Context: one part of a larger RNA
RNA sequence: AAUGAACGCUGGCGGCGUGCCUAACACAUGCAAGUCGGAUGUGCCGCAAGGUGCAUGGCAGACGGGUGAGUAACGCGUGGGGAACCUACCCUUCAGCGGGGAAUAACAUUCCGAAAGGAAUGGUAAUACCGCAUACGACCACGAUCUGGGAUGUUCGUGAUCAAAGCCGGGGAUCGCAAGACCUGGCGCUCGAGGAGGAGCCUGCGCCUGAUUAGCUUGUUGGUGGGGUAACGGCCUACCAAGGCGACGAUCAGUAGCCGGCCUGAGAGGGUGAUCGGCCACACUGGAACUGAGACACGGUCCAGACUCCUACGGGAGCCAGCAGUGAGGAAUUUUGCGCAAUGGGCGAAAGCCUGACGCAGCAAUGCCGCGUGAGUGAUGAAGGUUUUAGGAUCGUAAAGCUCUGUCAGAGGGGAAGAACUAUUGUCGGAUAAUACCCGGUAGUACUGACGGUACCCACAAAGGAAGCACCGGCUAACUCCGUGCCAGCAGCCGCGGUAAUACGGAGGGUGCAAGCGUUGUUC
Numbered sequence: 001a002a003u004g005a006a007c008g009c010u011g012g013c014g015g016c017g018u019g020c021c022u023a024a025c026a027c028a029u030g031c032a033a034g035u036c037g038g039a040u041g042u043g044c045c046g047c048a049a050g051g052u053g054c055a056u057g058g059c060a061g062a063c064g065g066g067u068g069a070g071u072a073a074c075g076c077g078u079g080g081g082g083a084a085c086c087u088a089c090c091c092u093u094c095a096g097c098g099g100g101g102a103a104u105a106a107c108a109u110u111c112c113g114a115a116a117g118g119a120a121u122g123g124u125a126a127u128a129c130c131g132c133a134u135a136c137g138a139c140c141a142c143g144a145u146c147u148g149g150g151a152u153g154u155u156c157g158u159g160a161u162c163a164a165a166g167c168c169g170g171g172g173a174u175c176g177c178a179a180g181a182c183c184u185g186g187c188g189c190u191c192g193a194g195g196a197g198g199a200g201c202c203u204g205c206g207c208c209u210g211a212u213u214a215g216c217u218u219g220u221u222g223g224u225g226g227g228g229u230a231a232c233g234g235c236c237u238a239c240c241a242a243g244g245c246g247a248c249g250a251u252c253a254g255u256a257g258c259c260g261g262c263c264u265g266a267g268a269g270g271g272u273g274a275u276c277g278g279c280c281a282c283a284c285u286g287g288a289a290c291u292g293a294g295a296c297a298c299g300g301u302c303c304a305g306a307c308u309c310c311u312a313c314g315g316g317a318g319c320c321a322g323c324a325g326u327g328a329g330g331a332a333u334u335u336u337g338c339g340c341a342a343u344g345g346g347c348g349a350a351a352g353c354c355u356g357a358c359g360c361a362g363c364a365a366u367g368c369c370g371c372g373u374g375a376g377u378g379a380u381g382a383a384g385g386u387u388u389u390a391g392g393a394u395c396g397u398a399a400a401g402c403u404c405u406g407u408c409a410g411a412g413g414g415g416a417a418g419a420a421c422u423a424u425u426g427u428c429g430g431a432u433a434a435u436a437c438c439c440g441g442u443a444g445u446a447c448u449g450a451c452g453g454u455a456c457c458c459a460c461a462a463a464g465g466a467a468g469c470a471c472c473g474g475c476u477a478a479c480u481c482c483g484u485g486c487c488a489g490c491a492g493c494c495g496c497g498g499u500a501a502u503a504c505g506g507a508g509g510g511u512g513c514a515a516g517c518g519u520u521g522u523u524c
Base pairs, nucleotide, nucleotide: 001523002522003521005520006519007518008517009516012371013370014369015368016367017366018364019363020329025327026326027325029324030323031322034059035058036057039056040055041054042053043052044051045050066282067281068280075207076206077205078204080203081202082201086198087197090195091194092193093192095190096189098132100130101129107122108121109120110119111118112117137162138161140159141158142157143156144155146153166187167186168185169184170183171182174181175180208254209253210252215245216244217243220242221241222240223239224238225237226236227235257279258278259277260276261272262271263270264269284305285304286303287302288301307318308317309316310315335361337360338359339358343357344355345354346353347352374404375403376402377401384395385394386393387392408465410460412458413457414456418451421444422443423442424441428440429439430438468513469512470511471510472509473494474493475492479508480507481506482505483504489496490495
């Protein structure tokens, strides 16, 4: 000097931060991921309009939020790089969207079960599912071609395989009883190409301690064939060879998430990795896959284990290292608050819904910063305390008194910003990869604030409500009296105390900091 601090004494206000470092211990309760009726069927209520639910289907749920257990590793950082890769939504672009079929949940009836849940029969739709057609094209095979030669490369040819879905508006003529056909706009769907952003993989270098750990290794090291993956690869497998690593520290053991940063220091360095940001890992413990563009998935599934709960004893349910909150542990760490108004995210054409992300409020002197606890005047140097050489000295302009001011707190009145959005389709202008976003033009609407009647402003009353803590032997700023008598005690080091203690305890005085001051821990 610093601190995610704690403890003791004390404590007025505000702004901005921060707040389980220990038991990755166990958790009552509530909430934390839904949304779409403009994909679809249907139950219930209702005369209807409509409302509300269930289920199929789509997208999301792999984000956001938490924690640091594990990990000494391509885990992180960096740089350069690399090649054998994937990519939903978004942008650009090419070509399409023809014609059929079979089911099934919801629902109804019946049945089993204490429950969780399940079974049978009937029955229905779709942007759910399955054939067929088509193939600009994609992929595969074969043949040729390019090349000095070769190749998994280029180009060309042939063959085989591979798609799709509709929904919502508008409409002059024509057809049609009508629905609609038809035309047209939007959203969507399918096969491809490119991009953006994202992800996976390989690699050089760097990243703690121990040699009282010296040898380690059999899928081990390499090759061939095969399998597997989005993809290279002992990633896996069969066979073959016998290799590979190591005192430039392998292996083993211990410790540890890494970094941007943060603290300290003149720097070099040392320490550290809370809050904020990037990456990684984990989600009761261990294992596994499914779905999907993406997971081997915190609030999904399955199996095993521990624990807790329910049970009709047959069987079931659960997992706060999400936000609050509880117990336990501990020196120690907060409210079971308000709101989606803003920012951001998911879904939706939109209105909107959801969002313990987030925005706010609450608690804590836990930190930093700011402000206040009054200002001027006032000498009979009052009273009183302490001291004294008894004269005096000192607290001390301090108080009282007089004259003022009004920050903060208090009571009253006024009162924000934080807030804008939509349309302009096809076919507004600029900019852009872009129809996103931004700026501008035009038109329209005047709905929306948790914080909160908050910030701020005005005027009111009143010196009124607001100072402590440590120290005073030297280091080290600050001295006397009394008590005690090697006792009681102090102490960071040196050391004080055995009858005149500036070192113990008290008092007066003083010194230093100040809403704090000391002590302890830790780091430089």
This is a predicted structure of a 524-nucleotide part of an RNA (small-subunit ribosomal RNA, 5' domain) from an uncultured prokaryote. Model confidence (mean pLDDT): 82 of 100. The full RNA is in RNAcentral, with records from ENA.